Large-subunit ribosomal RNA, domain IV from Collinsella vaginalis, 357 nucleotides, folded computationally. The coordinates come from a structure-prediction model, not an experiment, and the mean pLDDT is 89. RNAcentral holds the full RNA, with entries from SILVA. Rfam family: Bacterial large subunit ribosomal RNA.
[in-house]
Context: one part of a larger RNA
């Protein structure tokens, strides 16, 4: 001095990011149990009190088993009938002991508030279990089946599924309650087909090569048919443009100015942009920068925490919004109990460092 174990005046979180870790609670029967609530639950709510050992009621009770013994047959490892024997609670009463009687071991610490998540569950094999994923439950939205939609395969072929819209895919929300505004301008996606655009092809106006032949100043020129080359009008699908629908599709949901008989505020007005200008709820919030906002709670004292305010740097309605009983080895704040967390440290065990050998 390290590491496991054990006790410790007084005080009792004062330690620390944090009560980490410790300690305390702990079994079984009675009493008794609060707000909230989806009525089930919260509940082991909290919170009390009993427990051993003899003896009597009862010379061992209620109650289990059930030998011998009788009966009775569909014959059995049968059934009924006595009840010997054996086990043996549970209650009232009186009594002994010790510091202590679930006399060793084992065996919930509880509450109060608040966040997020309904909840059992699953998860980063080996640094994260969580408010993360999943979840019943809502929605959208694809799929009508000879060969679905949709997935794996280069094909055959399987899966979907020996199933068929109450089915099967896909996306999002996530139990329940109450609810989920406003924009279809953008961009997606469905539905339209006049018109504009428009591939390939058709289509051939026109032009062009080659030459039998015909002129010719012998250099050359024009040139039917025939084969070959380009080629304009004009028809031509989807898209796309257009036209409409669609926001529980991707998304988006303004400014500046002025006004009421104290002041300050603006219910009111003007005025610009916009597709449309953010309801409802809820708000310094797992969101608030100023910020330890202000104002109330709780402290002697509170950047945390709860209740309010609303000036929302930058909440907001299924990437759902606001509740919410129960549930959580989550997260904060606060409390009683307990304690070597600490004030502060002591000492014992035992093993080791570390000394002699």
């Nucleotide at each position: 001095c390290c590491a496991u174990g054990g006790u410790u005046a007084a005080g009792g979180a004062a330690c620390u990011c944090g009560g980490c870790a410790c300690a305390a609670u702990g079994g079984c029967c009675c009493c008794g149990u609060a707000a909230c609530u989806u009525c089930g639950g919260g509940a082991g709510a909290a919170g009390g009190g009993g427990c051993g050992c003899c003896c009597c009621c009862g010379c061992g009770u209620a109650g289990g088993u059930g030998g011998a013994c009788g009966g009775c047959c569909a014959c059995g490892c049968g059934c009924c009938g006595c009840g010997a024997g054996c086990c043996g609670a549970g209650g009232g009463g009186g009594g002994c002991c010790g510091c202590a009687g679930u006399g060793a071991a084992g065996a919930g610490g509880c509450c109060c508030a608040a966040g997020c998540g309904a909840c059992u569950g699953u998860u980063u094999a080996c640094c994260a279990a969580a408010a993360a994923c999943a979840c019943a439950g809502g929605a959208c939205u694809c799929u009508g089946c000879a060969g679905a939609a949709g997935c794996c395969g280069c094909a055959a072929g399987g899966c979907g599924a020996c199933g068929u819209a109450u089915a099967g895919g896909g996306u999002c929300u996530g139990a329940c309650g109450c609810c989920u505004g406003c924009c279809c301008g953008g961009u997606g996606c469905c539905g339209g087909a006049a018109g504009g655009u428009c591939a390939c092809g058709g289509g051939g106006a026109g032009g062009g090569g080659u030459u039998a032949g015909c002129u010719u100043u012998c250099g050359a020129g024009c040139g039917a048919a025939g084969c070959c080359c380009c080629g304009a009008a004009c028809c031509c699908a989807a898209g796309c443009c257009c036209c409409g629908g669609u926001a529980a599709a991707c998304g988006g949901c303004g400014g500046c100015c002025g006004u009421a008989a104290c002041u300050a505020u603006a219910a009111c007005g003007g005025u610009c942009c916009u597709a449309a200008g953010g309801u409802a709820g809820c708000g310094a919030a797992a969101u608030u920068c100023c910020u330890u906002g202000u104002c109330g709670g709780g402290u002697a004292a509170g950047u945390u925490c709860c209740g309010a305010c609303c000036u929302g740097c930058a909440c907001g309605a299924a990437a759902g919004g606001c509740g919410c009983a129960a549930c959580g080895a989550c997260u904060u704040g606060g409390g009683c109990g307990c304690u070597g967390u600490c004030u502060c440290a002591a000492u014992c065990a035992u093993g080791g460092a570390c000394c002699c050998g």